[in-house]
RNA sequence: GCGGCUGUGGCGGAAUUGGCAGACGCACUAGACUUAGGAUCUAGCGCUUCGGCAUAAGGGUUCAAGUCCCUUCAGCCGCA
Numbered sequence: 001g002c003g004g005c006u007g008u009g010g011c012g013g014a015a016u017u018g019g020c021a022g023a024c025g026c027a028c029u030a031g032a033c034u035u036a037g038g039a040u041c042u043a044g045c046g047c048u049u050c051g052g053c054a055u056a057a058g059g060g061u062u063c064a065a066g067u068c069c070c071u072u073c074a075g076c077c078g079c080a
């Protein structure tokens, strides 16, 4: 340099054909239980001016995009 794959909350990961974004698990926080801790159970857990916004970054197509198209960035694999 060329080709392919991947990129989603703190982490791992779901999202069927383009149709409610963050399911589920872990971690964390609060409470219950305990002498205390662990385990277990219950609730919560992105930002927000409460209208909305957020899927690596930007743009496009569409009524509607994590999903399709283009460019860029990063990682991995292969070829030279």
Stems, first nucleotide, its partner, number of pairs: 001079007010026003019063001028044005046053002056072005
Background
Predicted 3D model of an 80-nucleotide RNA (transfer RNA) from a Bacilli bacterium. It matches the Rfam family "tRNA". Rfam links the family to the GO term triplet codon-amino acid adaptor activity. Rfam classes the family as a transfer RNA. The sequence was found in a public genome assembly. Model confidence (mean pLDDT): 81 of 100.